[in-house]
c-di-GMP-I riboswitch aptamer from a Rhodocyclaceae bacterium, 85 nucleotides, folded computationally.

RNA sequence: UUUUCCCAUCGGCAAACCCAUCGAAAUGUGGGGACGCAAAACCUCCGGCCUAACAGCGCAAGCUCACGGUAGCGGGGCUGCCAGC
Numbered sequence: 001u002u003u004u005c006c007c008a009u010c011g012g013c014a015a016a017c018c019c020a021u022c023g024a025a026a027u028g029u030g031g032g033g034a035c036g037c038a039a040a041a042c043c044u045c046c047g048g049c050c051u052a053a054c055a056g057c058g059c060a061a062g063c064u065c066a067c068g069g070u071a072g073c074g075g076g077g078c079u080g081c082c083a084g085c
Stems, first nucleotide, its partner, number of pairs: 004083001012037002017032005035072001042077002045075003048070003055064003
């Protein structure tokens, strides 16, 4: 430098659920808690999925819509620890 994640070590993250909290919601955040994760570090560029406040339509019920989310849905980008070859 390139490549790999079978093994070892020191460690790391933290699903469901519970409590608190921002938010219209989906989500997120903090504490507890561990289902899992070798990028479960970071970035919405592409596709998917969730929500539907605003807006549009409608007599109404309601329907559509992302400028809101999801990186632990997949692809892509970018950076990187230990160990082995």
The organism belongs to Rhodocyclaceae, within Bacteria.